The RNA shown here (transfer RNA) has 75 nucleotides and comes from a Candidatus Nanoarchaeia archaeon. The RNAcentral record of the sequence draws on ENA.
RNA sequence: GCCCGCAUAGCUCAGCCUGGAUAGAGCGACUGCCUUCUAAGCAGUAGGUCCACGGUUCAAAUCCGUGUGUGGGCG
Numbered sequence: 001g002c003c004c005g006c007a008u009a010g011c012u013c014a015g016c017c018u019g020g021a022u023a024g025a026g027c028g029a030c031u032g033c034c035u036u037c038u039a040a041g042c043a044g045u046a047g048g049u050c051c052a053c054g055g056u057u058c059a060a061a062u063c064c065g066u067g068u069g070u071g072g073g074c075g
Base pairs, nucleotide, nucleotide: 001074002073003072004071005070006069007068010027011026012025013024020058029045030044031043032042033041051067052066053065054064055063
């Protein structure tokens, strides 16, 4: 230098191919219940401008372009 993948909650990820209801799960955090206490268990709460910018569209996490970061391959 060229090619490919990935970027969504504090962490690990699903959803993207095929655009459409308020963006989800597990773990973690917090609150309550339970327990002599802790753990476990049960119930609940909070937490996201979906990497950035631009484009297409009535409508974009999802499609297109550029950039950034990261992983891999080739030279």